[in-house]
A computed fold for a 523-nucleotide part of an RNA from a Pseudomonadales bacterium, annotated as small-subunit ribosomal RNA, 5' domain. NCBI's taxonomy places the organism under Bacteria, Pseudomonadati, Pseudomonadota, Gammaproteobacteria, Pseudomonadales.
Context: one part of a larger RNA
RNA sequence: GAUUGAACGUUGGCGGCAGGCCUAAGACAUGCAAGUCGAACGAGAAAACACCUUCGGGUGUGAGUACAGUGGCGGACGGGUGAGUAACGCGUAGGAAUCUACCUUCAGGUGGGGGACAACUCGGGGAAACUCGAGCUAAUACCGCAUAACAUCUAAGGAUCAAAGUGGGGGAUCUUCGGACCUCACGCCAGAAGAGGAGCCUGCGUUGGAUUAGCUAGUUGGUGGGGUAAUGGCCCACCAAGGCGACGAUCUAUAGCUGGUCUGAGAGGACGAUCAGCCACACUGGAACUGAGACACGGUCCAGACUUCUACGGAAGGCAGCAGUCGGGAAUCUUGGUCAAUGGGCGCAAGCCUGAACCAGCCAUGCCGCGUGUGCGAAGAAGGCCCUAGGGUUGUAAAGCACUUUCAGUCGCGAAGAAAAGCUUGAGGUUAAUAACUUCAAGUCUUGACGUUAACGACAGAAGAAGCACCGGCUAACUCCGUGCCAGCAGCCGCGGUAAUACGGAGGGUGCGAACGUUAAUC
Numbered sequence: 001g002a003u004u005g006a007a008c009g010u011u012g013g014c015g016g017c018a019g020g021c022c023u024a025a026g027a028c029a030u031g032c033a034a035g036u037c038g039a040a041c042g043a044g045a046a047a048a049c050a051c052c053u054u055c056g057g058g059u060g061u062g063a064g065u066a067c068a069g070u071g072g073c074g075g076a077c078g079g080g081u082g083a084g085u086a087a088c089g090c091g092u093a094g095g096a097a098u099c100u101a102c103c104u105u106c107a108g109g110u111g112g113g114g115g116a117c118a119a120c121u122c123g124g125g126g127a128a129a130c131u132c133g134a135g136c137u138a139a140u141a142c143c144g145c146a147u148a149a150c151a152u153c154u155a156a157g158g159a160u161c162a163a164a165g166u167g168g169g170g171g172a173u174c175u176u177c178g179g180a181c182c183u184c185a186c187g188c189c190a191g192a193a194g195a196g197g198a199g200c201c202u203g204c205g206u207u208g209g210a211u212u213a214g215c216u217a218g219u220u221g222g223u224g225g226g227g228u229a230a231u232g233g234c235c236c237a238c239c240a241a242g243g244c245g246a247c248g249a250u251c252u253a254u255a256g257c258u259g260g261u262c263u264g265a266g267a268g269g270a271c272g273a274u275c276a277g278c279c280a281c282a283c284u285g286g287a288a289c290u291g292a293g294a295c296a297c298g299g300u301c302c303a304g305a306c307u308u309c310u311a312c313g314g315a316a317g318g319c320a321g322c323a324g325u326c327g328g329g330a331a332u333c334u335u336g337g338u339c340a341a342u343g344g345g346c347g348c349a350a351g352c353c354u355g356a357a358c359c360a361g362c363c364a365u366g367c368c369g370c371g372u373g374u375g376c377g378a379a380g381a382a383g384g385c386c387c388u389a390g391g392g393u394u395g396u397a398a399a400g401c402a403c404u405u406u407c408a409g410u411c412g413c414g415a416a417g418a419a420a421a422g423c424u425u426g427a428g429g430u431u432a433a434u435a436a437c438u439u440c441a442a443g444u445c446u447u448g449a450c451g452u453u454a455a456c457g458a459c460a461g462a463a464g465a466a467g468c469a470c471c472g473g474c475u476a477a478c479u480c481c482g483u484g485c486c487a488g489c490a491g492c493c494g495c496g497g498u499a500a501u502a503c504g505g506a507g508g509g510u511g512c513g514a515a516c517g518u519u520a521a522u523c
Base pairs, nucleotide, nucleotide: 001523002522003521004520006519007518008517009516010515013370014369015368016367017366018365019363020362021328026326027325028324030323031322032321035073036072037071040070041069048061049060050059051058052057080281081280082279089206090205091204092203093202094201095200098198099197100196103194104193105192106191108189109188110187111145113143114142120135121134122133123132124131125130151160152159153158165186166185167184168183169182170181173180174179207253208252209251214244215243216242219241220240221239222238223237224236225235226234256278257277258276259275260271261270262269263268283304284303285302286301287300306317307316308315309314334360336359337358338357342356343354344353345352346351373403374402375401376400383394384393385392386391407464409459410458411457412456417450422444423443424442425441426440427439428438429437467512468511469510470509471508472493473492474491478507479506480505481504482503488495489494
């Protein structure tokens, strides 16, 4: 000098864009953060209103709505944190023995049966959490049968394995009047490929310590098996005695890695906040279940610590999600708004959910921009300070005169962020069909949290807006008073013991300026 996720002191007008627990991976009150589908399925209230009433009630609307249940998909994404990890964890370049829901393409199938279990009803246990028994019932839930290849196995003869329907529309025919049947859409099953995703292996690179020199028995390799989606001591039996190490094994300390960031002419050094990629973790430790995918932050089980409830028999919980609280600390924000946009989940869709996201709030934390007025104005006013008492300086500074109105203020006007979806019409596709569905085009109708938005216009009036540090040398800037090795200053040299440009105050000056200094840290 540059820089910072900074802090502290003094001061503080506006805006834009960013950033904001670096410490206790400490503990957490409260609310919200993952649901959705009635076009898979059975069941199904109430309030309120209206009518009737024998005044007990009943009927209709509410409504096939709400709340639940079975089932499907999603809760493995998104969001947080950096404790652990010196490792194929990460980076880079390769590899072969693999899996892949949803999506896309290709080529096939979707036949015919069965038995249950929730919900519900009844009964019981319990303070609660919850739970037990009996009975009824549906399905795209579950299970056989049929069919079976370009799938799997194979001794190559053969053997084995599947499915589910739902909704819209409809001319003829049939009909038990429910529908069958046709067609379209969304599904379902088995297979082949693709895309994206994931698992595995390897070369090279990846901090300090030798005051850590030897380490290793599933250890190193083989054979045969088990296991896995898959290779492999991954695991097991047997056999062999290997494997690593001064090119630093082992041990120990520290640490998430990278793209990058800061600095520097570069080489290099230091760092790894925000943003992006990967990894790891989710109170601590362990385990598996489900599933295409987890050994799963807001799932399950066990153990532990802690907290809460309890009728003492037992139960419940996990903010390193967003806010917020206590604590720790020099130190780090609102218990805000909206799903309008972007994106995600579910759904045919309408839509619902979304503390992702987009916005707003707080903070000079940083960077950048703007303003705090402009011109004229010498009786060089008054006052202050200095003085050789003549004057000098503050100083065109003020006053005064003439202007301007950025920003802030008040009022008005007012974009863009919105494209879709829906509806109507037309054309095409499909179809037996002019229906339905779907694609395209045109028209139409709406949807904005921000938001009192940005921008623009009008109004008024210099009106509301300057400080901080320094002045001995380094280093730009000097005098007076006070103090008297005292009080104090200080980055280094050093100042202060009676004329201190070095301490304290004042006047003046210098530097930067909504900041200026100090401290810490890096180059």
Its mean pLDDT, the model's own confidence on a scale to 100, is 87.